RNA sequence: GACGAACGCUGGCGGCGUGCCUAACACGUGCAAGUCGAGCGGGAUCCAUCCAGUGGCAACACUGGUGAAGAUCUAGCGGCGAACGGGUGAGUAACACGUGAGAAACUUGCCCCGGAGUUCGGGAUAACCCGAGGAAACUCGAGCUAAUACCGAAUACCCUCCACCGAUCGCAUGGUCGGAGGAGGAAAGAUUUAUCGCUCCGGGAGAGUCUCGCGGCCUAUCAGCUAGUUGGCGGGGUAACGGCCCACCAAGGCAUCGACGGGUAGCUGGUCUGAGAGGACGAUCAGCCACACUGGGACUGAGACACGGCCCAGACUCCUACGGGAGGCAGCAGUGGGGAAUAUUGGACAAUGGGCGAAAGCCUGAUCCAGCAAUGCCGCGUGAGUGAUGAAGGCCUUAGGGUUGUAAAGCUCUUUUACCCGGGAUGAUAAUGACAGUACCGGGAGAAUAAGCUCCGGCUAACUCCGUGCCAGCAGCCGCGGUAAUACGGAGGGAGCUAGCGUUGUUCGGAAUUACUGGGCGUAAAGCGCGCGUAGGCGGUUUUUUAAGUCAGAGGUGAAAGCCCAGUGCUCAACACUGGAACUGCCUUUGAAACUGGAAAACUUGAAUCAUGGAGAGGUCAGUGGAAUUCCGAGUGUAGAGGUGAAAUUCGUAGAUAUUCGGAAGAACACCAGUAGCGAAGGCGACUGACUGGACAUGUAUUGACGCUGAGGUGCGAAAGCGUGGGGAGCAAACAGGAUUAGAUACCCUGGUAGUCCACGCCGUAAACGAUGAUAACUAGCUGUCCGGGCUCAUAGAGCUUGGGUGGCGCAGCUAACGCAUUAAGUUAUCCGCCUGGGGAGUACGGUCGCAAGAUUAAAACUCAAAGGAAUUGACGGGGGCCUGCACAAGCGGUGGAGCAUGUGGUUUAAUUCGAAGCAACGCGCAGAACCUUACCAGCGUUUGACAUCCUUGUCGCGGUUUCCAGAGAUGGAUUCCUUCAGUUCGGCUGGACAAGUGACAGGUGCUGCAUGGCUGUCGUCAGCUCGUGUCGUGAGAUGUUGGGUUAAGUCCCGCAACGAGCGCAACCCUCAUCCCUAGUUGCCAUCAUUCAGUUGGGCACUCUAAGGAAACUGCCGGUGAUAAGCUGGAGGAAGGUGGGGAUGACGUCAAGUCCUCAUGGCCCUUACGCGCUGGGCUACACACGUGCUACAAUGGCGGUGACAGUGGGCAGCAACCGGGCGACCGGUAGCUAACCUCCAAAAGCCGUCUCAGUUCGGAUUGUUCUCUGCAACUCGAGAGCAUGAAGGCGGAAUCGCUAGUAAUCGCGGAUCAGCAUGCCGCGGUGAAUACGUUCCCAGGCCUUGUACACACCGCCCGUCACACCAUGGGAGUUGGUUUCACCCGAAAGCAGUGCUCUAACCCGCAAGGGAGGAAGCUGACCACGGUGGGAUCAGCGACUGGGGUGAAGUCGUAACAAGGUA
Repeated sequence: GACGAACGCUGGCGGCGUGCCUAACACGUGCAAGUCGAGCGGGAUCCAUCCAGUGGCAACACUGGUGAAGAUCUAGCGGCGAACGGGUGAGUAACACGUGAGAAACUUGCCCCGGAGUUCGGGAUAACCCGAGGAAACUCGAGCUAAUACCGAAUACCCUCCACCGAUCGCAUGGUCGGAGGAGGAAAGAUUUAUCGCUCCGGGAGAGUCUCGCGGCCUAUCAGCUAGUUGGCGGGGUAACGGCCCACCAAGGCAUCGACGGGUAGCUGGUCUGAGAGGACGAUCAGCCACACUGGGACUGAGACACGGCCCAGACUCCUACGGGAGGCAGCAGUGGGGAAUAUUGGACAAUGGGCGAAAGCCUGAUCCAGCAAUGCCGCGUGAGUGAUGAAGGCCUUAGGGUUGUAAAGCUCUUUUACCCGGGAUGAUAAUGACAGUACCGGGAGAAUAAGCUCCGGCUAACUCCGUGCCAGCAGCCGCGGUAAUACGGAGGGAGCUAGCGUUGUUCGGAAUUACUGGGCGUAAAGCGCGCGUAGGCGGUUUUUUAAGUCAGAGGUGAAAGCCCAGUGCUCAACACUGGAACUGCCUUUGAAACUGGAAAACUUGAAUCAUGGAGAGGUCAGUGGAAUUCCGAGUGUAGAGGUGAAAUUCGUAGAUAUUCGGAAGAACACCAGUAGCGAAGGCGACUGACUGGACAUGUAUUGACGCUGAGGUGCGAAAGCGUGGGGAGCAAACAGGAUUAGAUACCCUGGUAGUCCACGCCGUAAACGAUGAUAACUAGCUGUCCGGGCUCAUAGAGCUUGGGUGGCGCAGCUAACGCAUUAAGUUAUCCGCCUGGGGAGUACGGUCGCAAGAUUAAAACUCAAAGGAAUUGACGGGGGCCUGCACAAGCGGUGGAGCAUGUGGUUUAAUUCGAAGCAACGCGCAGAACCUUACCAGCGUUUGACAUCCUUGUCGCGGUUUCCAGAGAUGGAUUCCUUCAGUUCGGCUGGACAAGUGACAGGUGCUGCAUGGCUGUCGUCAGCUCGUGUCGUGAGAUGUUGGGUUAAGUCCCGCAACGAGCGCAACCCUCAUCCCUAGUUGCCAUCAUUCAGUUGGGCACUCUAAGGAAACUGCCGGUGAUAAGCUGGAGGAAGGUGGGGAUGACGUCAAGUCCUCAUGGCCCUUACGCGCUGGGCUACACACGUGCUACAAUGGCGGUGACAGUGGGCAGCAACCGGGCGACCGGUAGCUAACCUCCAAAAGCCGUCUCAGUUCGGAUUGUUCUCUGCAACUCGAGAGCAUGAAGGCGGAAUCGCUAGUAAUCGCGGAUCAGCAUGCCGCGGUGAAUACGUUCCCAGGCCUUGUACACACCGCCCGUCACACCAUGGGAGUUGGUUUCACCCGAAAGCAGUGCUCUAACCCGCAAGGGAGGAAGCUGACCACGGUGGGAUCAGCGACUGGGGUGAAGUCGUAACAAGGUA
């Protein structure tokens, strides 16, 4: 795009079409084929006339009978038709159909033309009448009668047959024409003047029959089929040829160019689609065929083996008196049934056509019309204009608005359709109109009667809100849905089509996705393992010829309709009509001769032969050799040997291993050895001989296209395996043992049998690989190597050149890329093989082969949306290379053991609030939980709230303070005293405060860190991460950023299709170290005075303070490096190669952490999940872990002595000093808002003592007395004194920190804080050891490699088992269908024979009778249905069974992907 469609929702009108695709299932009822009286005899009815009767006065009326002439009807005989028209598509793979020829092998009623005739006779029979039988259907007997029914005879120069002659023609048999002879053969009348009939012959038209060429389905898992089969002679039969049939004879015929079989199917014009070529289909219309309940058969006839005829058999249905009969909608309607599904038991012969008839006419479910169905195509309408407050309502919203939307309403118009009224055709030509009062025309009223469906994630035009929360659901593909869904459902809005719109189904297209046009096969699916060769296909040069292919002209045909073009007619269109074109085809004929083919002749270049020659693991057979291994014998010799990661099994004191000599056996041939050689491939490797195949070079000679490929076929064909017989040293499946392991039916070890070897025979497969079929030609080169030939030269050699092989690199070209590239995967030609998504499956079934194993050929159901190739970027590797880091190593000191502190888990609890979870949670949030904090628990209170804004009303406050009552307190009720707001325009004007009320709201440490912002951790202070332009690549991407050096560094240099740039690095910043300048108070004091004292004068030199500057840059020198960057050593310098330290954290990763700092979307609570208060809890305690402190002592404890810091802090403060206390501390009180006063004492140090012990170590725990802070130290603070004096004697596995002013050790200060530090953040004092080095562990960077990973190795992924479901194979059997063979039975019919019975026509006969002919009957062959048995095939079911597929988080292992841990 299309449809004979169906389903869902919806539905106004008209025109033109179409309408059982399924059950060729079964059918009630009606109709669908009759007609002719001008063929015939009857019959019936009507009727003139006449007669009779009745009524009437009569005219007349009625009734009955007769019935001329005539009219109408028709059961039967007869004629024609019924073989057309109409239906259906079951069968059929066929001369059935299409197309084109042929019939010298034929027929033809009616019709047309022509010729000739139409004479004379005869016997029956239906109807009818009488009788009989039967339920019926119907039948029988007897008796009449007619014909255009039937029969005989005559005639025929016409027909047929027989034999003959002549002419002429043809592709053969033979045809045509003419002549003459013989034999045979016709007829029907009707009716009234005009026809119609009848018979014979010839011709025509139309129709039919037969034959042939070509064309159009699938299957080889159908490969052989065939006995009337193929042919012949002779017959029969037919309209006619013919094995069509029969007898005899011969043995043929068909088939890989697909016979035979199986499946499917009516064929065609055409229809749909497509650019075309094609593909699919074969409704309606038209041509042909076949069929008519199923099967068989003939009759009649011009024509049938007959849809509405007959006979028989069968199934089914109906009637029946049970004896017997009737029937055939795949005609039109209609019914049941089936089905997703398909209409009225309508009208008319008016038209067109058909049958009969002389005609009128009759018949016609053909046909023409109407009805039903949106079933299709076409046309029309459901209104038009105006209308902004942009109404209301809806929806959304950033709350402003937006949108629905000129849409509506309103106003002004129109009337197509529908409705009402009136007129009214064409179709008809004189009459006749079913349609139909239809089409059409005129008039009328009134916007009146008339809109839906689907979709809105992408493809694909169209977006928001709400609900839902991997649910419900959607889905054509991809895929949506797990709390912010443009994808589900609803709504608003939008998009598309429109009387329809969607869905489903089918088919073509897109699909170059079966490729003729027009594909491929190295790695994606795909080259047979390799030769030889049959058929076939293709084939070198020249000449002549032919004309099959080819090309051109002409003729015939290619039905009509349809498609296309031009017109015409319906108002348009659909539709119809007219004309043209086309129908790409087939046939005939004429011509051309280039090419292909055929024929003939020649040629040498393809191919082959010959001669000479060299190379080679080419093959087969026979023989020979040495090394090694094992075994055996003997000698020497002694305790081990083997083996491994380490071991053990094993061997060995009965003498191994080792070593020496001798012997035996079997197998394999080191070095040479080489991308060297040979072979078709498999393959071939010691040496010698015999036989033998092929390739190559050179050369002249010979043949003269002898060639290439190759379906089937045939041969060869590694290893393993099989059979028979040998052989068996080593090795070694299976097997055994030892190890390893969670296991280890493995990897490793010790043994070891088949086998490996030989002969003969099978098997016939391999990653049989170059994953690359064979042959031929052409298309740049360079460079190795093997085997030949030629030439030149300076000749152990070199150079040039030419053939054949075998490699590397590379251009054009090709390729998806990788790559290939004269040895093509390039450009051509020929031939063969093979492919068409993955799995199922190279499997099942069937066939063939095989001893078996198995091989070969080779599906389907079902299932998935991928499987796959090449390349890219990452990530990863029990891959590689380079490099770095307190990463290891070298050292020092710790942790892990003890006690305590602190944090966490767990447990407990009313609560033990919450968070943090490997590194990167755990002295973390917490720079400090007795109350508060506080978020938790219990209880008691409160509700516009403890806090913010707004509104209304009221008061000017408020606040502080005293006392009392209730209460645990919050709070509530009284009460004393103090205080009495600000601005002002002077207005209760403004602000502010408070109280009460009302509701908007407040409030939430409630949830979601996986909705977020911000902040932070981490890789990591690692050196990386990117961009622009250019270039390369089809592209992803690459290049730059890689490489050579170098660096702490993507730091720098050099090179380079790159050139530049950005974020990072470095530097700029702070601090420490040196110096200078400035400034000297509260700092300092060298000099001068002075003092107890820098105390004071004085000074600012110094220290120091704090503001500014200088200084360091590989700058200089040597060496090295590439003359670079740099490195190394040195000088100078306070400092040397980043001088030390800090701040500074790229692109990103971890859905890392935090909603309990803060902010914030959404959700949730609102007399509570808010707020307040008291008490409790966060401090619990069998236990486990982290981080610390103190120790275990002599490098120490204790006592004494009294030297030296720095950072910092201080007014609700630091506090000197004095006094008291053993002490914590208390009392008093200077100074200091700080370089001024103060905290402030520094401690390690030094001296003495103790002498190795649970101690003069260690200090936990406990008792008791105190101190301080605070409203308050019970739960639950810190400190002091006295007393007590636990564990602990340096710490298992394991593990942490540190590279210099560092570790270690010593003290000091600060934040938080009323009080509380072993924690945290800082400060200074004393002050080491070690680093060979980068193998290893860990982490990281760069390059490279592999990858089946990309959620990226915490990846991916395999198989068994268990469970569920699905389809399928086998299966004892069983059921049904189809088909075949053998035998039996043998209806009807025709045929043959017979026919003693019967017999009108003709013949003979006077007759009787006879004859000819015919018939019943009987017999026979053939044969449908049926029966029995066997075979083949298809389908269904089937206990059980096999594998396969799919499933949510099942079990066991870990086989594969990295060297996947045994490639």
Molecule: small-subunit ribosomal RNA
Organism: metagenome